The part of an RNA shown here (large-subunit ribosomal RNA, domain II) has 687 nucleotides and comes from an uncultured Candidatus Micrarchaeota archaeon.
Context: one part of a larger RNA
RNA sequence: GCCAGGGAGUGUAUUGGAGUGGCGAGCCGAAAGGCGCAGCGAAAGCGAGAGCACGCAGCAUGCGAGGUGCAUGGUAUGAAAAUGCCUGAGUCACUCUUUUACGACCCGAAGCCAUUGUGAACUACGCGUGACUAGGGCGAAGCUAGACUAACGUCUGGUGGAGGCCCGCAACCUAUUAUGGCAUGCCCUAUUGGGUGAGUUACGUGUAGCGGCGAUAUACCUAUCGAACAUGGCAAUAGCGGGUCCCCUCUGAAGUAUCUUUAGGAUAGCUUUGGGUUAGCUUGCGUAUGCGGUAGAGCGACCGACUGGUGGGAAUUGUGUCGUAAGGCACAGCUCACCUAUCAAACUCCGAAUGCAUGCGCUGCGUAGAUCCCAAGAGUCGGCGAUACUGGGUAAGCUAGUACCGCGAGACUGCAAAGAUAGUGACUAAGGUUAAGGUCCCCAAAUCCGGAUUGAGUGUUCUAAAAGUCGGGAGUAUCACAGACAGCUGGGAGGUAGGCUCAGAAGCAGCCAUCCUUUAAAAAACGCGUUAUAGCGUACCAGUUGAGGUGCUCCUCACUGAAGAUAUACGGGGCUAAAUCCGGUACCGAUACCCUAGCGUGCGCAAGCACGGGUAAGGGGGCGCAUGGCGUGGCAAGAAGUACCUUCGAAAGAAAGUAUGGACCACGUCAUAGAGAAUAUCCUGGU
Numbered sequence: 001g002c003c004a005g006g007g008a009g010u011g012u013a014u015u016g017g018a019g020u021g022g023c024g025a026g027c028c029g030a031a032a033g034g035c036g037c038a039g040c041g042a043a044a045g046c047g048a049g050a051g052c053a054c055g056c057a058g059c060a061u062g063c064g065a066g067g068u069g070c071a072u073g074g075u076a077u078g079a080a081a082a083u084g085c086c087u088g089a090g091u092c093a094c095u096c097u098u099u100u101a102c103g104a105c106c107c108g109a110a111g112c113c114a115u116u117g118u119g120a121a122c123u124a125c126g127c128g129u130g131a132c133u134a135g136g137g138c139g140a141a142g143c144u145a146g147a148c149u150a151a152c153g154u155c156u157g158g159u160g161g162a163g164g165c166c167c168g169c170a171a172c173c174u175a176u177u178a179u180g181g182c183a184u185g186c187c188c189u190a191u192u193g194g195g196u197g198a199g200u201u202a203c204g205u206g207u208a209g210c211g212g213c214g215a216u217a218u219a220c221c222u223a224u225c226g227a228a229c230a231u232g233g234c235a236a237u238a239g240c241g242g243g244u245c246c247c248c249u250c251u252g253a254a255g256u257a258u259c260u261u262u263a264g265g266a267u268a269g270c271u272u273u274g275g276g277u278u279a280g281c282u283u284g285c286g287u288a289u290g291c292g293g294u295a296g297a298g299c300g301a302c303c304g305a306c307u308g309g310u311g312g313g314a315a316u317u318g319u320g321u322c323g324u325a326a327g328g329c330a331c332a333g334c335u336c337a338c339c340u341a342u343c344a345a346a347c348u349c350c351g352a353a354u355g356c357a358u359g360c361g362c363u364g365c366g367u368a369g370a371u372c373c374c375a376a377g378a379g380u381c382g383g384c385g386a387u388a389c390u391g392g393g394u395a396a397g398c399u400a401g402u403a404c405c406g407c408g409a410g411a412c413u414g415c416a417a418a419g420a421u422a423g424u425g426a427c428u429a430a431g432g433u434u435a436a437g438g439u440c441c442c443c444a445a446a447u448c449c450g451g452a453u454u455g456a457g458u459g460u461u462c463u464a465a466a467a468g469u470c471g472g473g474a475g476u477a478u479c480a481c482a483g484a485c486a487g488c489u490g491g492g493a494g495g496u497a498g499g500c501u502c503a504g505a506a507g508c509a510g511c512c513a514u515c516c517u518u519u520a521a522a523a524a525a526c527g528c529g530u531u532a533u534a535g536c537g538u539a540c541c542a543g544u545u546g547a548g549g550u551g552c553u554c555c556u557c558a559c560u561g562a563a564g565a566u567a568u569a570c571g572g573g574g575c576u577a578a579a580u581c582c583g584g585u586a587c588c589g590a591u592a593c594c595c596u597a598g599c600g601u602g603c604g605c606a607a608g609c610a611c612g613g614g615u616a617a618g619g620g621g622g623c624g625c626a627u628g629g630c631g632u633g634g635c636a637a638g639a640a641g642u643a644c645c646u647u648c649g650a651a652a653g654a655a656a657g658u659a660u661g662g663a664c665c666a667c668g669u670c671a672u673a674g675a676g677a678a679u680a681u682c683c684u685g686g687u
Base pairs, nucleotide, nucleotide: 001687002686003685004684005683006682011102012101013100016097017096018095019094020093021092022091023090026035027034028033039046040045051070052069053068054067058063059062073086074085075084076083077082105243106242107241108240112233113232114231115230117229118228124207125206126205127204128203129202130201131200132199133197135167136166137165138163142159143158144157145156146155147154148153172194173193177190178189180188181187182185209225211221212220218227246622247621248620249619250618251617256268257267258266259265260264269380270379271377272376273375274374275373276372280365281364284362285361286360287359288358289357290356291355296350297348298347304343305342308339309338310337311336312335313334317332318331319330320329321328322327383407384406385405387403388402389401390400391399392398412423413422414421427598428597429596431594432593433592437588438587439586440573441572442571446585448584449583450582451581452580453579459575460574467560468559469558471556472555473554474553475552476551477550478549479548487544488543489542490541491540493517494516495515498512499511500510523538526537527536528535599612600611601610602609603608623676626672627671628670629669630668631667632666633665634664641660642659643658644657646655647654648653
């Protein structure tokens, strides 16, 4: 892991309620007594009316059980007016549900406390009795001999054998290191360190948990130590985690507000179920009357920002400059006017659309009972996505909001795949028609029709910018058969080398001027060039040629710009349309729509009408296991159980047959309950 069996809302008391039944101003109890029949008031205390009107069902001018309102009545407050509460249905039992107290649906802590409880066989430290420490080296004190000295003493040579001394792969201990080893032990091997000492070690013995011991590491006290272990309090507590067992059916949420809080609760909101009353309700549309300061706009209307310029002003400021100084001048700053260019969530002279409130009308819903009211049961308090509009942020599959729709709790079809997107809200079965989206093949349906564009595999369902480039289209301006534009041929002159300057300056270094003439036209010269000339073009004119040319604006296709890690990446094949744009006709395509049959739920006498996605959650109806009572049955001509197959039912499930098995079992009804498992790293057993 698998299989079998076990395994979680229980019991007592209690609160509110629902259903059923008994009796009923009483009910229950043996009784005491409990609940009810009277309330109001803090208390002293006082202590209840059956009158009028409306009116549902029903009968029908009206009456009218219940019901509603007013009056009357009780009481408290008050001087009074008045206001609050009250003015006849309960009680007992059973079943179900809910509240509270208890272990309280089951499992799960780390912890806390108690005990003359158990431990020093490991280990820490102490005490007692013992054991052990190769070999070598250095050579303290003391002693001694000699020499020297007046003496104290000094020196030299011996002897001696001190020391947390030295060397050391002896034993022994061990705190270093290893990309050494394995059966992973604080083991082994190698290595470092200690190795006469605060040394190592054996046995005995002592210290005990609010404690001991400790050359302090919070270390150690039997694989356990920031407080041992065992047992008990104990089913500790857990707002946290996991689990919580058959079917069908009806309805169906919330992730918000307030308080506490912040992984949780309570109340409200949203939800389920049951009941009451009875006639209106209306979230949608129109209209009328009001409310408003957003979008926008504007600022010579405030307020506060914010360009440049012109002109004016001065009691004042700064800098520069001139002047011996007085002072002058210029600029900047300040201020006024005008022209010119701009802004604002916390600016407004203005100002929509949408919106909000109320009235009326319409629409829709409603006597098959809406709206409203009451009672009982919940769950929910982590939300998330698209769109529109806002705050923060460079931005985010970011963050904080408002509105609405969706996912959550929503299947099906399309978008290759998919939570939220597009279509569409799913009882069961058959047939048809469409939606979004598609129609070359994968793959159902057009290699469909008409007109354009693209040559980049652009593109074909996911998208890049500044900048640059080639095309297509539209508009507009202008020139043009009295000949445009481009090309080609020719001309492009004279006064004059204009004047000045200059070494020179002749159209062409520079300065000034820029005229006149001949002309079809020709600059006091647009460029190249010369030292200066020369020379070559240009403007301008004519001829030739013969039909469109040139400029600007807008739309659009395409290219470059364009960088990611194994190898390209429209879903693929592939496509020059099977790409893109405009227009058209067919077809395909869903649980949508239509239609036929059936099932269920609600309402209804019926005919029938409407409805039937669903997590948390609530309601309803069933299936099954065990035991007992009563009733009816089966069975050795074979009960239960087991295996296989078949039939029935919407399902839980039920039944027949065959084989096996060898003695009990089923159905109806009532009751009882250890009454349904796939999950809890669940428990026990098997494998």
Its Rfam family is "Archaeal large subunit ribosomal RNA". The family has 91 seed sequences and 2,955 matches in Rfam 15.1.